[in-house]
Context: one part of a larger RNA
Molecule: small-subunit ribosomal RNA, 5' domain
Organism: uncultured bacterium
RNA sequence: GGAUGAACGCUGGCGGCGUGCCUAACACAUGCAAGUCGAACGAAGCUACAUUUUACGAUCCCUUCGGGGUGACAAGUUGUAGACUGAGUGGCGGACGGGUGAGUAACGCGUGGGCAACCUGCCCUAUACCGGGGGAUAGCAGCUGGAAACGGCUGAUAAUACCGCAUAAGCGCACAGAGAGACAUCUCUUAGUGUGAAAAACUCCGGUGGUCUAGGAUGGACCCGCGUCUGAUUAGCCAGUUGGUGAGGUAAAGGCUCACCAAAGCGAAGAUCAGUAGCCGACCUGAGAGGGUGACCGGCCACAUUGGGACUGAGACACGGCCCAAACUCCUACGGGAGGCAGCAGUGGGGAAUAUUGCACAAUGGGCGAAAGCCUGAUGCAGCGACGCCGCGUGAGUGAUGAAGUAUUUCGGUAUGUAAAGCUCUAUCAGCAGGGAAGAUAAUGACGGUACCUGACUAAGAAGCUCCGGCUAAAUACGUGCCAGCAGCCGCGGUAAUACGUAGGGGGCAAGCGUUGUCC
Numbered sequence: 001g002g003a004u005g006a007a008c009g010c011u012g013g014c015g016g017c018g019u020g021c022c023u024a025a026c027a028c029a030u031g032c033a034a035g036u037c038g039a040a041c042g043a044a045g046c047u048a049c050a051u052u053u054u055a056c057g058a059u060c061c062c063u064u065c066g067g068g069g070u071g072a073c074a075a076g077u078u079g080u081a082g083a084c085u086g087a088g089u090g091g092c093g094g095a096c097g098g099g100u101g102a103g104u105a106a107c108g109c110g111u112g113g114g115c116a117a118c119c120u121g122c123c124c125u126a127u128a129c130c131g132g133g134g135g136a137u138a139g140c141a142g143c144u145g146g147a148a149a150c151g152g153c154u155g156a157u158a159a160u161a162c163c164g165c166a167u168a169a170g171c172g173c174a175c176a177g178a179g180a181g182a183c184a185u186c187u188c189u190u191a192g193u194g195u196g197a198a199a200a201a202c203u204c205c206g207g208u209g210g211u212c213u214a215g216g217a218u219g220g221a222c223c224c225g226c227g228u229c230u231g232a233u234u235a236g237c238c239a240g241u242u243g244g245u246g247a248g249g250u251a252a253a254g255g256c257u258c259a260c261c262a263a264a265g266c267g268a269a270g271a272u273c274a275g276u277a278g279c280c281g282a283c284c285u286g287a288g289a290g291g292g293u294g295a296c297c298g299g300c301c302a303c304a305u306u307g308g309g310a311c312u313g314a315g316a317c318a319c320g321g322c323c324c325a326a327a328c329u330c331c332u333a334c335g336g337g338a339g340g341c342a343g344c345a346g347u348g349g350g351g352a353a354u355a356u357u358g359c360a361c362a363a364u365g366g367g368c369g370a371a372a373g374c375c376u377g378a379u380g381c382a383g384c385g386a387c388g389c390c391g392c393g394u395g396a397g398u399g400a401u402g403a404a405g406u407a408u409u410u411c412g413g414u415a416u417g418u419a420a421a422g423c424u425c426u427a428u429c430a431g432c433a434g435g436g437a438a439g440a441u442a443a444u445g446a447c448g449g450u451a452c453c454u455g456a457c458u459a460a461g462a463a464g465c466u467c468c469g470g471c472u473a474a475a476u477a478c479g480u481g482c483c484a485g486c487a488g489c490c491g492c493g494g495u496a497a498u499a500c501g502u503a504g505g506g507g508g509c510a511a512g513c514g515u516u517g518u519c520c
Base pairs, nucleotide, nucleotide: 001520002519003518004517006516007515008514009513010512013392014391015390016389017388018387019385020384021350026348027347028346030345031344032343035092036091037090040089041088044085045084046082047081048080049079050078052076053075054074060069061068062067099303100302101301108228109227110226111225112224113223114222118220119219123216124215125214126213128211129210130209131165133163134162140155141154142153143152144151145150176189177188178187179186180185201208202207229275230274231273236266237265241263242262243261244260245259246258247257248256278300279299280298281297282293283292284291285290305326306325307324308323309322328339329338330337331336356382358381359380360379364378365376366375367374368373395425396424397423398422405416406415407414408413429461432455433454434453435452439447464509465508466507467506468505469490470489471488476503477502478501479500485492486491
């Protein structure tokens, strides 16, 4: 000098764009952050219409006054249609998005390859197909246990829920033959055996949907070469350890696991151990080489109170799923239960230190849905903070009786100083009034009456901080007297201090200035 997620002191006008718990991966009150589909399904409630039953049968008509006909309202049955509500079965999504950096020195990350050892829901392309049956169960009803959380028994019912059967172009397994290859293995041909699926519904007849198979795309798994901090005051380490055969397991290769066999394997080119640490694109600095950092944004990884485990699923060993154990907190009728902000706000605590319990789904994107649409603390915006960068303003011109005041003085003056006052102008910003977007269009705007435009109006509402001995731009007076104090280094201060304190003056930067921490 540059930089900063900064903090502190003094000061502080406006706007734009960014950015804001670096510490306790400490504990969390409250609200919200993942739902959706009625075009998969049954039932309940509501409305309308129709149907039918009942009688205490209104009204009206006829009447020989006995009665006959009509049959409203009401209640109930059944059916159709409609939109909706909150549960339930079922489907898809809750593996994305969002957070954090604890752990990890590792194929974790980066880079370059391999995969002849693999999987892939939704999406795209293509072939073939969608026949015919069955038994349950929730919701519900009845009974019942419990303080609650939550259940138990019995009965009835539906499906794109579940289970057999038929069909198999193609697929998988086993067997045979030929070819290629260094092996593993791959390709082709032929025939036979066994196995394996489907789900209906709607239709405007266009389609939506389901099943098998092949390919693609996307995403993922795995393997390898190289690179990736410090310590030798850590020198030896290792028994599933190293390799083989076989088996099991997995989507898949493999000591991944197991049985047997062999006794290997790593290491001064630093094994093992210990400490520290998420890695990278990048960021800062520097002429570069390097050095430092890994906030924001983007990619990958890991984690979700701590430890372990699997289930479901195309995908998890799953932040707002399940089970077990532990610590902590809460409820309890003491028998037993409930919870997990390293999501967005917010609270306590810690700390030098870091924000609102805001608005909206209008846009972009995501989930579900045929769609309308619903959900979305992702996101878009607003609020707070000079935390950073950038821009603008705090006026412009003129004005010498060089006014007054103040400081100093050799008492003549000099400085402040065109500075002020005065005169003439202007209106950026702020304030006032009127109009008023783009962003999104078929319609829909949180932002927002915002940006922006126009008009009127007043110099009015808007300057501080630090330094002045040398380095280093800028000097005097008074006070103090090795005291009080200053200080980045050299060093100042003991009676004339340009170095301490104050004053006026001057230098520098400026809505900031200075100090401190850290890096080059």